[in-house]
């Protein structure tokens, strides 16, 4: 020197790398349920059995107004803290939970596929939201490596990558 996504170990990208967990903060909101008054309106309706649609059962338990009382998740700042650096995200497809039934949404696990990394922007979808998320595009920055040029440039890839050092096996 080379090897199949070669084998251990340790390491870089950022002071807005990723993710979690706890405090507090705002917000969600004077919202929703609850409760009195009044007034409507229904029995072929509304409302209620599940996060949502449907079916199917109950069988009036409903609506609107006003006043009293009054939350909560999710998700977001901001601290400390832990564990990493495919960290993490997302989408498919199965399988369990979730309900007495289907579909879907949610959570979890396992397969495969895609994204170096963060920031703006503009559609989309979520959400109570002009906070924030995810995704597709575009933009310009940033870090790694090959290859041109030549002393700071330009083109391309991708993390199963690149750095370092070590054992083995091959060949010189």
């Nucleotide at each position: 020197c080379u090897a199949g996504a070669g084998g251990a170990u340790a390491g870089a990208g950022g002071u807005u790398g990723c993710a979690a967990u706890u405090u507090u903060c705002a917000a969600g909101a004077g919202u929703a349920a609850u409760c009195u008054a009044a007034a409507u309106g229904u029995a072929a309706a509304a409302a209620g059995u599940u996060g949502g649609u449907g079916a199917a059962c109950u069988g009036u338990u409903a609506u609107u107004u006003a006043g009293a009382c009054a939350a909560a998740a999710g998700g977001g700042g901001a601290a400390a803290u832990u564990g990493c650096c495919g960290a993490a995200a997302g989408a498919a497809u199965u399988a369990u939970a979730c309900u007495a039934c289907a579909c879907c949404a949610u959570a979890u696990a396992a397969u495969u596929c895609u994204u170096g990394g963060g920031c703006u922007a503009u559609u989309a979808c979520a959400a109570a939201a002009u906070a924030u998320g995810u995704a597709a595009u575009a933009g310009a920055c940033u870090g790694u490596c090959a290859c041109a040029a030549a002393u700071u440039u330009g083109u391309g890839g991708a993390g199963a990558g690149c750095u370092a050092u070590c054992a083995a096996a091959g060949u010189a």
Model confidence (mean pLDDT): 78 of 100. The RNA shown here (Lysine riboswitch aptamer) has 172 nucleotides and comes from Fusobacterium sp. FSA-380-WT-3A. The organism belongs to Fusobacterium, within Bacteria. Its Rfam family is "Lysine riboswitch aptamer". Gene Ontology term of the family: lysine biosynthetic process.